Predicted 3D model of a 364-nucleotide RNA (Bacterial RNase P class A) from a Gemmatimonadota bacterium. The source organism's lineage runs through Bacteria, Pseudomonadati and Gemmatimonadota. It matches the Rfam family "Bacterial RNase P class A". Rfam describes the family as follows. Ribonuclease P (RNase P) is a ubiquitous endoribonuclease, found in archaea, bacteria and eukarya as well as chloroplasts and mitochondria. It is recorded under the gene name rnpB.
């Protein structure tokens, strides 16, 4: 110098003035005017999870159902976030993971291939042994039918563990050496695992993002919860009716209503759909110290940082930022609060500004 990669930080059509318009808040007084403060994001986006919060009056217990899946931790919880093991992908910093179980069952592995799980001889090899055969006949040859092999070749994703040595008619863990595996012991680690060693020729591959089994969690509905007020109609009419209802389905419980004077069900039909509230002081924001590798946790100190209700924050002028342009002038990613927060995903500037680490390559 250049490419890579971890990680924080910010918001850039955004700041400052200037005029004028909006919403919230608040002060004043001459009650409809001035004056102060404050007004959309890293994702506001998906609505994909987990909570506050709010109403069901068993929400208690079960099955069905669904979610998560290595060990440790954090956290109000999470499928989230540190940390670490292990597996893979990269030279490497690093980056990914749907990371319990194939010895409980059951299932699937197309096509190709002989043969895809108690699977098997296509092409090969062999010629000890039984044929069958030649000649110089106790032999020395041929053939490969019976037989014998799975080391070589081929097919495929994947073929009865690899390498090599000996054995052997040829040949296989057949046997040994070292690799891998199965059991086991010891060490270190909370653990997940990791090294080491002994022993056994060594149980039949992959797939549970197949069905299943195993821990561990899970009431439901949702601000359009919810509560007040006002206003208004038809207190309407049918129809089943003995059991019926109680916030996802099914059972037990348990509560409430009712049992023809009839409780609930469904059905047509009428009426308001308007106002306050909910509504932002929070599991908040910055920051100092202390603990912890970290995520985070404890103390002190400071700050209030949008509440629209058809939807508020805009218009215009100037300066400055960064591209084009000779000037004028133009153009600047994705993108807008609807109860709130913690996360995840996504979109996104040839984006910016810092910072550690890796490579490469020149030079000292």
């Nucleotide at each position: 110098u250049g490419g890579g990669u971890g990680c924080g930080c910010g918001a850039g059509u955004g700041a400052g003035g200037a005029u004028c318009g909006c919403c919230g808040g608040u002060g004043g007084c001459u009650u409809g005017c001035c004056g102060c403060c404050g007004g959309a994001g890293g994702a506001a986006a998906g609505u994909c999870c987990g909570a506050g919060c709010u109403c069901c009056g068993c929400a208690g217990g079960g099955c069905a159902g669904g979610g998560u899946g290595c060990c440790g931790g954090g956290u109000a919880a999470c499928g989230c976030c540190c940390g670490g093991g292990c597996g893979u992908c990269g030279a490497g910093a690093g980056g990914c993971g749907a990371c319990g179980g194939a010895a409980a069952g059951u299932g699937c592995c197309a096509c190709a291939g002989a043969g895809a799980g108690u699977a098997a001889a296509c092409c090969g090899c062999c010629g000890a042994u039984g044929g069958c055969u030649g000649c110089u006949u106790a032999g020395c040859g041929g053939c490969a039918c019976a037989g014998g092999u799975a080391a070589g070749g081929g097919u495929g994703a994947a073929a009865a563990g690899g390498u090599g040595c000996g054995g052997u008619a040829a040949g296989a863990g057949c046997g040994c050496a070292c690799c891998g595996g199965g059991c086991u012991u010891u060490u270190g680690g909370u653990a997940a695992c990791a090294a080491a060693g002994g022993u056994c020729g060594c149980a039949c591959g992959g797939c549970a993002a197949a069905c299943c089994c195993c821990a561990c969690c899970c009431g439901g509905a949702g601000c359009a919860a919810g509560g007040c007020c006002a206003a208004g109609u038809a207190g309407a009419g049918g129809a089943c009716g003995a059991g019926g209802g109680g916030u996802g389905g099914c059972c037990c419980g348990c509560c409430c209503c009712a049992c023809u004077u009839g409780a609930g069900u469904c059905c047509u039909g009428g009426g308001u759909a308007g106002g306050c509230u909910g509504c932002a002081u929070g599991a908040g924001g910055c920051u100092g110290c202390c603990g912890g590798c970290a995520a985070c946790g404890g103390u002190g100190g400071u700050c209030c940082c949008a509440g629209a209700u058809g939807a508020a924050u805009g218009a215009u002028c100037c300066u400055c930022c960064u591209c084009c342009g000779a000037a004028a002038g133009g153009a600047g990613a994705c993108a807008g609060a609807a109860c709130u927060c913690g996360g995840c995903u996504u979109a996104c500037u040839c984006c910016g500004c810092g910072u550690g680490c890796u490579c490469a390559u020149a030079c000292u």